This is a predicted structure of a 73-nucleotide RNA (transfer RNA) from Fistulifera solaris. NCBI's taxonomy places the organism under Eukaryota, Stramenopiles, Ochrophyta, Bacillariophycidae, Fistulifera. The sequence is in RNAcentral, with records from Rfam. Its Rfam family is "tRNA". Its family is annotated with triplet codon-amino acid adaptor activity in the Gene Ontology. It is annotated as a transfer RNA.
[in-house]
RNA sequence: GGCUUUAUAGUGUAGUUGGUUAUCACUACGGGUUCUGAUUCCGUCGACCUGAGUUCGACUCUCAGUAAAGCCA
Numbered sequence: 001g002g003c004u005u006u007a008u009a010g011u012g013u014a015g016u017u018g019g020u021u022a023u024c025a026c027u028a029c030g031g032g033u034u035c036u037g038a039u040u041c042c043g044u045c046g047a048c049c050u051g052a053g054u055u056c057g058a059c060u061c062u063c064a065g066u067a068a069a070g071c072c073a
Stems, first nucleotide, its partner, number of pairs: 001072007010026003019056001028044005049065005
């Protein structure tokens, strides 16, 4: 330098051919249970890498960029 893949809560993940509240688990916070703690149960907060485009509508499609991984040279 070229090619391919990936990027979603603090962490790890689902999202199937674009469709109206973005899923689940752990963590965090609050509460119940307990004399206290642990365990367990209930609830709450929190995210689509950045920019542009297509579309009535984009995590999803297109283009460019950034970052990571792999292959070739």
The prediction has a mean pLDDT of 81.